[in-house]
Context: one part of a larger RNA
């Protein structure tokens, strides 16, 4: 040194477990912000610190209403001082009070800072001063910033795919900007159809990868019937309505209450296991309790319940409001260039308009895919409209052949945090003693770590570097081999 065995050390797999995600379904809500948001800064406690709460009236204050006995929020015990059935502490409903930044508005300014003017004062303070927009005699509304997606418009690429590329594809997408609402935009035919007839929109399933359109390549790709969800029409033309407040009804919701029914034996550290006899049940959906509990606890069915507030309903009252226009003219059309239509300019017919033109007026106009006739159907150049559709930053309540800590969010843990980076950004890692801390008094080597003992416990090879403890990897002893 090697082998085998037996102990062990590192080390953190694996098994279990969840405090966190991760994805739906139902119902809400869909804003918030000059009455000063979102976002922070920096105080605030008998307390160094961070979280969380809160604003110089700071883990709070003041009235309504639940609750009812112990309270003074979390890491984090312990002390001190206090509160509290004259109802404390929590919980719900309204108000007060809310430094400083920050749309940030009195000027500036390298965010939380700096200087300043009038007015008022009970000398402690308190109020006013941006811009822009609409009004007024005289000041009296209004916007402004933030927000997860989802919606309409104003601009808009490129990688790519065509096996190269340029038309053309990607895609009117990605991104920018404006606008808006719980939705949004469209919407009551100058629409289709086809000699039959339908009747506004919107979204779905089909028609259909069909006609089509295409360097006719790649690929792009309808509409007409059909069959669903939904359903509503109406004004300018005086009315359809809209909107706001108030009475009152009636559900919800924002705190809660009541709430059935078990003993005893054995094993055990503990019973909720085992045996043995009961009992509920509109309630055997969950969690918990020392191991698996219908009858132990919190609940659950099922019943009740609000002083305020909020929402929605069904009803009556008030009030205010009621615009636009005079049935649509430089429009319709046309010509030139564009772009939208599944349609790439084509035979290209509908729409839109940049630029030049330019009718007709119900006896008249548009369409019906060049175009022209008949013929049939509608009434362009003025506006409003619910629902059926879209979506989820957020809130209740539920579910899950969805993860179980290299999973699942990036983040179960003080994480968008430590830490990179001038900066835009980039972005970790890190869970588990046990039923209770009962967390090891006290002795013994000691400097201190760390051990022996003793005590806890069920167990401590559960002792805080702590459930469990695989492999690599390093010891110790034995026996064999050299």
């Nucleotide at each position: 040194c090697g082998u085998a065995c037996a102990c062990g050390g590192u080390g953190g797999a694996u098994g279990c477990c969840u405090a966190g995600g991760c994805g739906g379904u139902a119902g809400a809500a869909g804003g918030c912000g000059a009455u000063g948001a979102a976002a922070g800064a920096c105080g605030u406690g008998a307390u160094a610190g961070c979280c969380u709460g809160c604003g110089a009236a700071a883990a709070g204050c003041u009235c309504c209403g639940g609750u009812g006995a112990g309270g003074u929020g979390g890491c984090a015990a312990a002390u001190a001082a206090c509160c509290u059935u004259u109802g404390a502490c929590c919980c719900g409903g309204a108000g007060a009070u809310g430094u400083c930044u920050g749309a940030a508005u009195g000027g500036g300014a390298a965010a939380a800072c700096c200087c300043a003017u009038c007015c008022u004062u009970u000398c402690g303070a308190g109020g006013a001063u941006a811009u822009c927009c609409c009004u007024u005699a005289a000041u009296g509304g209004g916007a402004g910033g933030c927000u997860a997606a989802c919606c309409c418009g104003g601009g808009g690429a490129a990688c790519u795919g065509a096996a190269a590329c340029a038309u053309c594809u990607a895609a009117g997408u990605a991104c920018c900007c404006g606008g808006a609402g719980g939705a949004a935009a469209a919407g009551a035919a100058a629409u289709c159809a086809a000699c039959c007839g339908a009747g506004a929109u919107u979204c779905c399933c089909u028609a259909a990868g069909u006609a089509g359109c295409g360097g006719c390549g790649a690929g792009c790709g309808a509409a007409c019937g059909g069959g669903g969800a939904c359903c509503a029409g109406c004004c300018c033309u005086u009315a359809a309505g809209c909107a706001a407040g108030g009475a009152c009804u009636a559900a919800g919701u924002u705190a809660g209450c009541a709430g059935a029914a078990c003993g005893c034996u054995c094993u055990g550290g503990a019973a909720a296991g085992u045996g043995c006899g009961a009992c509920g049940a509109u309630a055997c959906g969950a969690g918990g309790u020392g191991a698996u509990a219908g009858u132990c606890c919190u609940g659950u069915a099922u019943g009740c319940g609000a002083a305020a507030g909020c929402u929605u309903u069904a009803u009556u009252c008030u009030u205010g409001u009621g615009a636009a226009a005079u049935c649509g003219a430089g429009u319709a059309g046309g010509a030139c260039g564009g772009g939208a239509c599944a349609c790439g300019u084509g035979a290209a017919a509908u729409c839109c308009u940049g630029u030049c033109u330019g009718a007709a007026c119900a006896u008249g106009g548009g369409g019906g895919g060049a175009c022209c006739a008949c013929c049939c159907u509608c009434c362009a150049a003025g506006g409003c409209u619910a629902a059926a559709u879209a979506c989820u930053c957020u809130c209740u309540a539920c579910c899950g052949a969805c993860c179980g800590a290299u999973a699942g969010u990036g983040a179960a843990c003080c994480a968008g945090u430590a830490c990179c980076g001038u900066g835009a950004g980039g972005g970790a890692a890190a869970g588990g003693c046990g039923a209770a801390a009962a967390g090891a008094a006290c002795c013994c080597c000691a400097g201190g770590a760390g051990g022996g003992g003793a005590g806890u416990g069920a167990a401590a090879u559960a002792g805080a570097a702590c459930c469990u403890g695989a492999a690599a990897c390093c010891g110790u002893g034995u026996a064999c081999g050299u």
Molecule: large-subunit ribosomal RNA, domain I
Organism: Thiomicrospira cyclica